[in-house]
RNA sequence: CAAGAUUUUCGGGGUAUGGUGAGCCUUGCAAGGCAAUUCCAAACCGGCGGUUAUAGCCCGCGACUCUAUCGCAAAACGAUAGACUGAUCUGGUGGAACUCCAGAGCCGACGGUACAGUCCGGAUGAAAGGAAAUCGAA
Numbered sequence: 001c002a003a004g005a006u007u008u009u010c011g012g013g014g015u016a017u018g019g020u021g022a023g024c025c026u027u028g029c030a031a032g033g034c035a036a037u038u039c040c041a042a043a044c045c046g047g048c049g050g051u052u053a054u055a056g057c058c059c060g061c062g063a064c065u066c067u068a069u070c071g072c073a074a075a076a077c078g079a080u081a082g083a084c085u086g087a088u089c090u091g092g093u094g095g096a097a098c099u100c101c102a103g104a105g106c107c108g109a110c111g112g113u114a115c116a117g118u119c120c121g122g123a124u125g126a127a128a129g130g131a132a133a134u135c136g137a138a
Stems, first nucleotide, its partner, number of pairs: 004135007017041003023034004043118002045108002047061004056106002065083007088104005110121003
């Protein structure tokens, strides 16, 4: 000095506005009122590592959901393994960019609810991973 170990800490953003009116309420009728961040128009957002150069859509990881095995009397829960896991092109610059610039596109778990990437909920959770301190250290 480094590998490694321990501890602490951090670790996801986003519907303004207009329209429609499923439904609900008042009511003898007529009629009136309320009603979508979900629909239509329009707007907005982008976890982590890597990559000759900066990435939501290149490669991989995490999250969500599910299954099996083990621990447990069982459940919950935990551990391990596995399944599942979205989306980009054209032109330009350059030695090098599906990452930059210009243009045009596309994508986004589950439960709830008027059909949700953006609201509410599991979640003051978990986690990829980042940082610091100590040990390593004589």
The RNA shown here (FMN riboswitch aptamer (RFN element)) has 138 nucleotides and comes from Spirochaeta isovalerica. Its Rfam family is "FMN riboswitch aptamer (RFN element)". Gene Ontology term of the family: FMN binding. NCBI's taxonomy places the organism under Bacteria, Pseudomonadati, Spirochaetia, Spirochaetales, Spirochaeta.